[in-house]
Context: one part of a larger RNA
RNA sequence: GACGGACGCGGGUCGUAACGGUGGCCCAUCUUGAAACACGAACCAAAGAGUCUGACAUGUGUGCGAGUCAAUGGGCCAGAAAACCUGUAAGGCGUAAUGAAGAUGAUUGGCAGGAUCCCUCGUAGGUGCACCAUCGAUCGACUUUGAUCUUUUAAGAAGGGUUCGAGUGUGAGCAUGCCCGUCGGGACCCGAAAGAUGGUGAACUAUGCCUGAGUGGGGCGAAGCCAGAGAAAACUCUAGUGGAGGCCUGCAGCGAUACUGACGUGCAAAUCAUUCAUCUGACUUGGGUAUAGGGGCGAAAGACUAAUCGAACCGUCUAGUAGUUAAUUUCCUCUGAAGUUUCCCUCAGGAUAGUUGGAGCCCCCGUCGAGUUCUAUCGAGUAAAGCCAAUGAUUAGAAGCAUCGGGGGCACAACGCUCUCGACCUAUUCUCAAACUUUAAAUAGGUAGGACGAUGCAACUGCUUCGUUGAGCAGCGCCAUGAAAUCGAGAGCUCCAAGUAGGCCAUUUUUUGUAAGCAGAACUGACAAUACGGGAUGAACCAGAAGCUGGGUUACGAUGCCCAACUAUGUGCUAACCCAGAACCCACAAAGGGUGUCGGUUGAUUAAGAUAGUAGGACGGUGGUCAUGGAAGUCAAAAUCUACCAAGGAGUGUGUAACAACUCACCUGUUGAAUCAACUAGCCCCAAAAAUGGAUGGCGCUUAAGCGCGCGACCUAUACCCAGUCGUCGAGGUAAGUGCCAGGCCCUGAUGAGUAGGAGGGCACGGCGGUCACCAUAAAACCCAGGGCGUGAGCCCGGGCAGAAUGGCCGUUGGUGUAGAUCUUAGU
Numbered sequence: 001g002a003c004g005g006a007c008g009c010g011g012g013u014c015g016u017a018a019c020g021g022u023g024g025c026c027c028a029u030c031u032u033g034a035a036a037c038a039c040g041a042a043c044c045a046a047a048g049a050g051u052c053u054g055a056c057a058u059g060u061g062u063g064c065g066a067g068u069c070a071a072u073g074g075g076c077c078a079g080a081a082a083a084c085c086u087g088u089a090a091g092g093c094g095u096a097a098u099g100a101a102g103a104u105g106a107u108u109g110g111c112a113g114g115a116u117c118c119c120u121c122g123u124a125g126g127u128g129c130a131c132c133a134u135c136g137a138u139c140g141a142c143u144u145u146g147a148u149c150u151u152u153u154a155a156g157a158a159g160g161g162u163u164c165g166a167g168u169g170u171g172a173g174c175a176u177g178c179c180c181g182u183c184g185g186g187a188c189c190c191g192a193a194a195g196a197u198g199g200u201g202a203a204c205u206a207u208g209c210c211u212g213a214g215u216g217g218g219g220c221g222a223a224g225c226c227a228g229a230g231a232a233a234a235c236u237c238u239a240g241u242g243g244a245g246g247c248c249u250g251c252a253g254c255g256a257u258a259c260u261g262a263c264g265u266g267c268a269a270a271u272c273a274u275u276c277a278u279c280u281g282a283c284u285u286g287g288g289u290a291u292a293g294g295g296g297c298g299a300a301a302g303a304c305u306a307a308u309c310g311a312a313c314c315g316u317c318u319a320g321u322a323g324u325u326a327a328u329u330u331c332c333u334c335u336g337a338a339g340u341u342u343c344c345c346u347c348a349g350g351a352u353a354g355u356u357g358g359a360g361c362c363c364c365c366g367u368c369g370a371g372u373u374c375u376a377u378c379g380a381g382u383a384a385a386g387c388c389a390a391u392g393a394u395u396a397g398a399a400g401c402a403u404c405g406g407g408g409g410c411a412c413a414a415c416g417c418u419c420u421c422g423a424c425c426u427a428u429u430c431u432c433a434a435a436c437u438u439u440a441a442a443u444a445g446g447u448a449g450g451a452c453g454a455u456g457c458a459a460c461u462g463c464u465u466c467g468u469u470g471a472g473c474a475g476c477g478c479c480a481u482g483a484a485a486u487c488g489a490g491a492g493c494u495c496c497a498a499g500u501a502g503g504c505c506a507u508u509u510u511u512u513g514u515a516a517g518c519a520g521a522a523c524u525g526a527c528a529a530u531a532c533g534g535g536a537u538g539a540a541c542c543a544g545a546a547g548c549u550g551g552g553u554u555a556c557g558a559u560g561c562c563c564a565a566c567u568a569u570g571u572g573c574u575a576a577c578c579c580a581g582a583a584c585c586c587a588c589a590a591a592g593g594g595u596g597u598c599g600g601u602u603g604a605u606u607a608a609g610a611u612a613g614u615a616g617g618a619c620g621g622u623g624g625u626c627a628u629g630g631a632a633g634u635c636a637a638a639a640u641c642u643a644c645c646a647a648g649g650a651g652u653g654u655g656u657a658a659c660a661a662c663u664c665a666c667c668u669g670u671u672g673a674a675u676c677a678a679c680u681a682g683c684c685c686c687a688a689a690a691a692u693g694g695a696u697g698g699c700g701c702u703u704a705a706g707c708g709c710g711c712g713a714c715c716u717a718u719a720c721c722c723a724g725u726c727g728u729c730g731a732g733g734u735a736a737g738u739g740c741c742a743g744g745c746c747c748u749g750a751u752g753a754g755u756a757g758g759a760g761g762g763c764a765c766g767g768c769g770g771u772c773a774c775c776a777u778a779a780a781a782c783c784c785a786g787g788g789c790g791u792g793a794g795c796c797c798g799g800g801c802a803g804a805a806u807g808g809c810c811g812u813u814g815g816u817g818u819a820g821a822u823c824u825u826a827g828u
Stems, first nucleotide, its partner, number of pairs: 027040001029038001042828002045825002050328001052185005059178006067093003073086003097104002109135002113131001117126002137168002139165003142161003148155001191324001195317006206291009215281001217249003220245001224241002227238004253278001255276001258274001261272002293309001295305002330762006340353001342351003354500002356497006363490001368488003372485002374449005384439001385437002391433003396428001398426001400424001403423008453479001455477003460472002463470001503527001505525002508522004533542002547725007557715001559713001560699003566712001569710005581701001592686003596683002599680007613670005620642002625637001649664001653662002726752005732746003763817001765814009782800003786797004
C1' cells in the first nucleotide's frame, strides 16, 4: 500500500412493530329497510353440505356413414380375467308416412334473394350450394264426384276441396365423450308433530285376590245387667255396672292446609322448619299373585301405567315427508336482473310470458336501425269551457193574452166585472255536474315518408261486374333528384338456460279516508343491487356514478373557530328579559292583534294661517210636538224649522226626582309650517303551557358570524381534462432467407359501479399414469418484527426446529378448499 473480516457511526431505499394525526358502528342472515333495543356467534383444532346413477333434451368433440352399434356365442391365453379377433347372424335406432282401425302409401318443378366458380374485364352475362320467402305438384286421412266393370257388393279411371298430417320433393344417421339443464331415485345438508310393524316392562304407581305385620294415652259412655224408689197395672224414675262407635282429643304412622317461609348451579330433578288433616278403620304396611299400550287400572284428577302419559318404552320400515327455519367452504375478469302479465283448492308455493346470460348462424358500405325531431294523416272526449245550447240541479226580481187552483170585493147568480196569492208562460239573471254536454286542448299513441315503387301497352282468369267493369297475376317498355331531418355502426335470425314472481321512496296526476312515516293506482327517476362529495347525524334529498397512480379544473355546499377556504366588498332591514334569527326534503306553528320600526297606495287639510297646545264664545223663538207620576237638548217615539251671527245640534257626553251646573260639536284670538285618516307590505313583538338536563351541529355572533338584493375572490369529490400503467373488447399489420413461442409479436381506438344470477380464465388439496428431478452434506410437517414475486387465490428463497421421504411439468380422477348451521367431537 492493497484485499478481507469484526465492531461502531452517518445517509438512502424497502419491510415490520409501537406511538401520534385524520377517517372509520359487527360480521353472517331473513328483509322495502339492520350498527340495531331482530336472531346466530366465548376461543382454538379436527369433521361438515349440489354427489353418483338411469332416462331424456340443446350445444359441442370424435369414429364410421345409408348405415351404425364389443358384451349372445366362438377363438386366443398359465386363465375361472381384462384386452384383442370373429360372422351366413339375431336385435336396437335410422332409411316412409298417414289413419282409431281395416288399410293404403310419395322420382329430378317454377320464381325472389344468394356463396362459389367460369367467361370476359364489363361493372354486363352464365352457373346457381347452404339457408330463407313464396307458388305449384305429390302421399295418407277427411269430404265430394262416379266413366267403366260386376257375383249387386265389390273394384274403380278422369276430376274437385280457403280441411287435417310430427309427410315426399337425390337421404343423415348410428355409436360414444364432455358442459349446462329436466325428471326419477335419500338427491345440496341438518331438523318435525305424525304413521306402520315386532317386542320389553306392574322393583315406581292404579286396582283386585292370597298370606303375614302394626296401631301408646285420655275423654264421651249405646245395648245388656244389678240394686233401690214409685205405681192398680202397663210401666216409670234414681244410683251403679257395662264398654259399643266408619264417636271426640291426641303420640307413632299415614297425609300435606297455610306461610304462597327456607332452599331454589338445593341436602333433594319436590327437600327442610313451623302450622295443619286423620289416627279402630272404606286404617297403615311387607311378601306373593293377576290385569300390558288404542291395552290395563281408575271412590274419576285424563289420574296412574319405572323422573315418560289426551295413548309408555325399545328396535325396525327410515337417510320417513316438510311449498317451512337455519346453514351451504378458493381467487380474478366480463356481463347483469326481478318483485310485473296470465293460469292454478293459488295468496309463505309453482307453471307461463317478460327481464338476463351463454352458444351459434347470416349478411355488413349502402343498407339497416332509433326512448329524437319534422311533414302528412288517423282515432279519442280528459283538462278547460258551457248552462240567456240538449239532460239534471238551482237563486232572484220583471212582464203577461189565454188556462188551472186558493182567498176576497160588487152581486140573487153567471165561463159576469174586479183585486190578490200561486201554478203556467216570455225575455232576462245567480250558481253547478265522476256516472251532463254543443265546443274542445296540451301531452301521449297508430300508420306512412318509394325500385317489393310510380307509370304506359297489350294478354290471361273457373273470382267479380249490367258491362273488358273491377280485382289479381305474370309479360314487354319507360322513369334514378335512391325521396324529410339528425344520429349510430352494426343490423337481422335461431337454440338452450339461471335468478325473479314480498318491493319501497320522491316530484307531478289521482281514489277512499278528518288524517297518517295509512291503504290503493298512473308517468318518470331513484333505492333495492351503490360506494364517493354535500345536507352535523341519515337507504331514497342535492351533486355525481367508481380499475390503480400523479397533476390541473369544477359541481352541490361552504369560507369567525371547531374545519380546507375573504372577520371580503356594495347596499337595505332587524334590538327580540319566559324562548331574537340563522339554508330544499326536515324535523312544525295558525286565526287575530301592535301609535315597535322601515317602505308603499289612496283621499283630505294648509300662508285666505291648517294640525297640536293655550285662551274666549257656545245664545234667542223654546220648558218645540207627543207620551209619562215626572222628562226643561240628553228614559222612549216621530219630526228636526227659524232668527241673530264669526259661530252655536230642537243637541256629543257627565249629571238631576225634575231643573241647575260642567263638557263636546261649531266659531274666534294667540302661535307660525307642515298636518290628518283609511288601507297595504317587510323585519320584530304578542298570541305561544309538559313532564331526565340540551341543542341554528357546538362555541359563540348584534353597522353580524342574522334576514334580503348585488358583485368579486377562494376551498373541495372516485365528476371533467391531461399523462403513465393494468385488464377487457374492437380495427389493422406480421413467417417460408424468420433463434423459439401465431395459444405469438407489433401498432392503434374505445372502455372499466354492481346484489340474485350467468359465462370465461386461474390458485390450492388427495389418488393414479407418463416424464424430469430432489434427499441423512437432511425430505415433509411446524415456527419467524427475515427477503422477494403475483391484481388475487397463492408461490419461491432465508433462518429456526425436526428426522424419512418429497416435488415440477403433461394428462387423468375426486369422499377436494369453511366463520357461521342453539352445527358434531376433543381441549382451554
Large-subunit ribosomal RNA, domain II from Durio zibethinus, 828 nucleotides, folded computationally. The coordinates come from a structure-prediction model, not an experiment, and the mean pLDDT is 80. Its Rfam family is "Eukaryotic large subunit ribosomal RNA". The literature on the family includes a 2001 paper in Science by Yusupov et al., "Crystal structure of the ribosome at 5.5 A resolution". Rfam links the family to the GO terms ribosome and structural constituent of ribosome. Its Rfam clan is "LSU clan".